[in-house]
Context: one part of a larger RNA
Molecule: small-subunit ribosomal RNA, 5' domain
Organism: Geomobilimonas luticola
RNA sequence: GAACGAACGCUGGCGGCGUGCCUAACACAUGCAAGUCGAACGGAGAUAAGGGGCUUGCUCCUUAUCUUAGUGGCGCACGGGUGAGUAACGCGUGGAUAAUCUACCUUGGAAUCUGGGAUAACAUCUCGAAAGGGGUGCUAAUACCGGAUAAGACCACGGGCUCUAUGGAGUCUGCGGUAAAAGGGGGCCUCUGUAUAUGCUUCUGUUUCAAGAUGAGUCCGCGUACCAUUAGCUAGUUGGCAGGGUAAUGGCCUACCAAGGCGACGAUGGUUAGCUGGUCUGAGAGGAUGAUCAGCCACACUGGAACUGAGACACGGUCCAGACUCCUACGGGAGGCAGCAGUGGGGAAUUUUGCGCAAUGGGGGAAACCCUGACGCAGCAACGCCGCGUGAGUGAUGAAGGCCUUCGGGUCGUAAAGCUCUGUCAGAGGGAAAGAAGUGUAUGGCGGUUAAUACCCGUUGUACUUGACGGUACCCUCAAAGGAAGCACCGGCUAACUCCGUGCCAGCAGCCGCGGUAAUACGGAGGGUGCAAGCGUUGUUC
Numbered sequence: 001g002a003a004c005g006a007a008c009g010c011u012g013g014c015g016g017c018g019u020g021c022c023u024a025a026c027a028c029a030u031g032c033a034a035g036u037c038g039a040a041c042g043g044a045g046a047u048a049a050g051g052g053g054c055u056u057g058c059u060c061c062u063u064a065u066c067u068u069a070g071u072g073g074c075g076c077a078c079g080g081g082u083g084a085g086u087a088a089c090g091c092g093u094g095g096a097u098a099a100u101c102u103a104c105c106u107u108g109g110a111a112u113c114u115g116g117g118a119u120a121a122c123a124u125c126u127c128g129a130a131a132g133g134g135g136u137g138c139u140a141a142u143a144c145c146g147g148a149u150a151a152g153a154c155c156a157c158g159g160g161c162u163c164u165a166u167g168g169a170g171u172c173u174g175c176g177g178u179a180a181a182a183g184g185g186g187g188c189c190u191c192u193g194u195a196u197a198u199g200c201u202u203c204u205g206u207u208u209c210a211a212g213a214u215g216a217g218u219c220c221g222c223g224u225a226c227c228a229u230u231a232g233c234u235a236g237u238u239g240g241c242a243g244g245g246u247a248a249u250g251g252c253c254u255a256c257c258a259a260g261g262c263g264a265c266g267a268u269g270g271u272u273a274g275c276u277g278g279u280c281u282g283a284g285a286g287g288a289u290g291a292u293c294a295g296c297c298a299c300a301c302u303g304g305a306a307c308u309g310a311g312a313c314a315c316g317g318u319c320c321a322g323a324c325u326c327c328u329a330c331g332g333g334a335g336g337c338a339g340c341a342g343u344g345g346g347g348a349a350u351u352u353u354g355c356g357c358a359a360u361g362g363g364g365g366a367a368a369c370c371c372u373g374a375c376g377c378a379g380c381a382a383c384g385c386c387g388c389g390u391g392a393g394u395g396a397u398g399a400a401g402g403c404c405u406u407c408g409g410g411u412c413g414u415a416a417a418g419c420u421c422u423g424u425c426a427g428a429g430g431g432a433a434a435g436a437a438g439u440g441u442a443u444g445g446c447g448g449u450u451a452a453u454a455c456c457c458g459u460u461g462u463a464c465u466u467g468a469c470g471g472u473a474c475c476c477u478c479a480a481a482g483g484a485a486g487c488a489c490c491g492g493c494u495a496a497c498u499c500c501g502u503g504c505c506a507g508c509a510g511c512c513g514c515g516g517u518a519a520u521a522c523g524g525a526g527g528g529u530g531c532a533a534g535c536g537u538u539g540u541u542c
Base pairs, nucleotide, nucleotide: 001542002541003540004539006538007537008536009535010534013388014387015386016385017384018383019381020380021346026344027343028342030341031340032339035074036073037072040071041070043068044067045066046065047064048063049062050061051060052059053058054057081299082298083297090224091223092222093221094220095219096218097217100216101215105212106211107210108209109208110207111206112205113147114146115145116144122137123136124135125134126133127132154177155176157174158173159172160171161170162169163168182204183203184202185201186200225271226270227269232262233261234260237259238258239257240256242254243253244252274296275295276294277293278289279288280287281286301322302321303320304319305318324335325334326333327332352378354377355376356375360374361372362371363370364369391421392420393419394418401412402411403410404409425483427478428477429476430475431474435469440464441463442462443461444460445459446458447457448456486531487530488529489528490527491512492511493510497526498525499524500523501522507514508513
C1' cells in the first nucleotide's frame, strides 16, 4: 500500500447492487419447510333434481355435483442445511468398464386373452390413562395370486462359425423357460345382434423388447499439509485355487494351498484439515485462503442395522442400544431446527416467529389445479462496493465576533450577511409501466385420427381471464436554501503552528522518544492538513 463474512470508538442524508453465527456438529418453546391423483377402488357425508311409500315430514331408490378417512399409484434418494468426521481413489485431472445398473423421458417394434382368493375402510365385541392394539363379520380395485399366449424380442443351457487381449465378444442354430390392467371421452354409419350392454373408435395407461438420453456404481495412472524427538509395519495380512455374495470386478466373504505384501522415493504412528473451480495479495515467481456463487464428498441427537425401492442403508422413514427433554393413571409412551423464521446459551460479533406462488424451477394430476420457508420479493444492519447530495453566482466597510499581535496590524475571510438564481435527494400532490409467456373457457379457420360432419389430438385467430413486489420504478407539478458533515492528525518518519494551562505531575507513544516553568510531542483554544457519509483504532493475510 492492498484486502476482509470483520469487531470497537466517534459520527451519520439518500439510492442501487451484494453480503450477514467465522464461537457451542450446544440445547431448543411455537408455526411452517412434501405432497398429490376421485379420469385406479369400494365406502361415508353434504347439496340439488326426479321417482316410490306413506304416518305429510319422514323414509327408500336413482341421477348429478362437491368433500375425503381408507386401499392403490407416483413422489418423498430431488430441492434445502452443515463441515463434525475424513490425509482417503476423499478431491483434482486423465483413462478403463470385453466387470455394470438406470424409474420417469425420447424413438422404433410386438402384445394387452381368461380366471381366482383375500384385505383395509366399514360394522360389532374388546384391552389400554394415553400412544396404540386384538377378535369376529362384510366388500372393491390399475392391490394380490393362478392359467393361456411368447416373434425377428428376452433369459438359462448346449453346439457351429468369426473376431479378440487369455478371460471373453459378435453371429447362426437346437431345446427349455419368461408378461400384462385397465380407466376416461364419443356417437350409432356399416356388420353381428336386438339390446342400451357388447362390439367400434379415440385419449391416457399396462406388459415386453431394442436403441438413445440422463444419472449412478466400480477400478486404475499422476498430483494432493506438517512431525523422523514416530523406523520398522502387516495373519484376511500378500498371492493362488474353489465356492458364496453383488447390478458388477475384487479377500468383499468362506474353506484350502503357498509365504508373501509395504517401508528413508518416508511405511506404521501422531497432529491438523472437508477437496476443487476460485478468492486476496504480488511486476511475476510465489505466499495466504477455501464466507457468499458453482462442482464433488461426508454427515443428520450418539452408535449400530437392515427394510422398501430404479435409486437410500434414507435430515423432517423403520428397528435396536445410549445420553438428554417431555407426558403418565407408574403399567408404559412421545421427541430430534447442521430446513425457514425464532428462543436460550456461548461470544468482540452476525437479521423478520414478514408477503407471495405473479415469475423461474421441482412433485403429483388428462387437465383445471394443489403443494413448494426451493425461489421471487419485502424488512433489519454504513457490513462492503458503487453513485448522488448537503447548493450555485455575486458580494470589502475586508462587518460583528474569536484567535494572535512587535499594538501598527494580521488571520478565520468571499467565509458570513445582503442581492440574484437553481431545484438533484428528502417532503406534498397527480399520472403511471415492463417483468405476462402462458393456462382455461367461449367461438372461428386449417390439418390429423376415424365409418363419421361426433369425440379427441395438433396448430392458429378473436374475446375474457393471471402481479407478491406495489401504486414500486419512472414521469409531471408544487413549495423551499429551506431538512442533510463528520472523523483523525499537525516533533521527525509524514501533509499540516501558534497561544494558554500543567511542571518527570497529569499524561502521550507505531519507532525514535516527549513532560523536571517559555512543551509546535501532555490537556484546551484558535488556525491548519488529510480523508469524507464516513473517519480512526484493533485483529488477520499478502